The part of an RNA shown here (small-subunit ribosomal RNA, central domain) has 350 nucleotides and comes from an uncultured bacterium. The prediction has a mean pLDDT of 91. Rfam family: Bacterial small subunit ribosomal RNA. The RNAcentral record of the full RNA draws on ENA.

Context: one part of a larger RNA
RNA sequence: CUGGGCGUAAAGCGUGCGCAGGCGGCGCCGCAAGUCAGGCGCGAAAUCCCCGAGCUUAACUUGGGAAUGGCGCUUGAAACUACGGUGCUGGAGUGUGGCAGAGGGAGGUGGAAUUCCACGUGUAGCGGUGAAAUGCGUAGAGAUGUGGAGGAACACCGAUGGCGAAGGCAGCCUCCUGGGCCAACACUGACGCUCAUGCACGAAAGCGUGGGGAGCAAACAGGAUUAGAUACCCUGGUAGUCCACGCCCUAAACGAUGGGCACUAGGUGUGGGCGGUAUUAAUCCCGCCUGUGCCGUAGCUAACGCAUUAAGUGCCCCGCCUGGGGAGUACGGUCGCAAGGCUGAAACUC
Numbered sequence: 001c002u003g004g005g006c007g008u009a010a011a012g013c014g015u016g017c018g019c020a021g022g023c024g025g026c027g028c029c030g031c032a033a034g035u036c037a038g039g040c041g042c043g044a045a046a047u048c049c050c051c052g053a054g055c056u057u058a059a060c061u062u063g064g065g066a067a068u069g070g071c072g073c074u075u076g077a078a079a080c081u082a083c084g085g086u087g088c089u090g091g092a093g094u095g096u097g098g099c100a101g102a103g104g105g106a107g108g109u110g111g112a113a114u115u116c117c118a119c120g121u122g123u124a125g126c127g128g129u130g131a132a133a134u135g136c137g138u139a140g141a142g143a144u145g146u147g148g149a150g151g152a153a154c155a156c157c158g159a160u161g162g163c164g165a166a167g168g169c170a171g172c173c174u175c176c177u178g179g180g181c182c183a184a185c186a187c188u189g190a191c192g193c194u195c196a197u198g199c200a201c202g203a204a205a206g207c208g209u210g211g212g213g214a215g216c217a218a219a220c221a222g223g224a225u226u227a228g229a230u231a232c233c234c235u236g237g238u239a240g241u242c243c244a245c246g247c248c249c250u251a252a253a254c255g256a257u258g259g260g261c262a263c264u265a266g267g268u269g270u271g272g273g274c275g276g277u278a279u280u281a282a283u284c285c286c287g288c289c290u291g292u293g294c295c296g297u298a299g300c301u302a303a304c305g306c307a308u309u310a311a312g313u314g315c316c317c318c319g320c321c322u323g324g325g326g327a328g329u330a331c332g333g334u335c336g337c338a339a340g341g342c343u344g345a346a347a348c349u350c
Stems, first nucleotide, its partner, number of pairs: 003322004007304002012318001014201004021194003025088006033081002035077008049065006091191001092188004096183004103177007110154001115149007125136002162169002206247006215241002220236004258317006266295011299306002323350003332343004
């Protein structure tokens, strides 16, 4: 360089934005760089190959031919690509009018429950388990009533539902703000797709500073269990879980399935929007667009299964794989406060 691959066998970067690069819609004109055709020159000889010749043959020697990735010059062609010009509206985008939504940020606010505190009533238990014990309670617990404090999370609605690029997002209200979908027109005129490097976001745990701390709960302590029990069960319980700001940057970050566009039977449910038929209206019914599920034809697949939300049929761009262990280790580099992350071998061995 090439080949074959990447749902589950090794393999899709956690996700997005995006410079360079790669790729790129329809018509006309031009140019002739790529491309194609003709001619000329170069591509030394030897070697290799083919047909002959000479040593008795062969090796060897030798004549001719062929071959030589290709390069240059020149004359043309103009379909395609590039380039220049001009135009178009189907890709993309903008405007107008609607719609749904736990999308994001900030502030405020509500009720239930747990815990704690105070007081009232009241008396001997409560709690916990397979059974117990540790624990709590006559200094009055548990139960019950009233009042108060504080933190965290939001039952029902709730869904096989919605939103978001992913991580993820759920009481209610207000403010700020991103995206999406639908309808009919108008406008811009290829403005597009992808994306190495880069930048941003990125659950939980963890780290720094300061706050907060109800419940839960690594560590830890005790009680049990057991041969033991550094566990599973029980009683406690500190970090943490919560907030602000700053880091960390990992994951079974999963659909284990990169993104874009086009094409390829249907059936059925559901979210959003619009249109039509009928109707007083709503509901129903039919259709279109957009999302999200299930079943299934062709096709694909090693099978499982996938199947208009493809793992089918094609094109463009990126990432990645190349036997198991050693090893996501060592070394180096780089990032980080640290923990560690990213990049990432070899010997040896099967």